[in-house]
RNA sequence: GGGCAGUUAGCUUAGCUGGGAGAGCGCCGCCCUUACAAGGCGGAGGUCAUAGGUUCAAAUCCUAUACUGCCCACCA
Repeated sequence: GGGCAGUUAGCUUAGCUGGGAGAGCGCCGCCCUUACAAGGCGGAGGUCAUAGGUUCAAAUCCUAUACUGCCCACCA
C1' cells in the first nucleotide's frame, strides 16, 4: 500500500428483510434472612464510532474518515 471483518448500556453482545433500541452479567432500591449469599420483584443507565448523503422515516442502505483484528504484497 491492497483486501476482508468489526465498532450498539460499565462488560459480553442480539438486532443488518429500513418503521418498537433489546438480552445476559454488573449497578441501585424493595422483599426474603438474625445477617450474608442465593432467590423473587422493580428501576436507572445508550449522541447505535464520527461526518455527510438517500428516504416520509436510518443502528440497518450509500460515501468518506477514525479506531481494532485478520490476510496479502512491497521496502529495509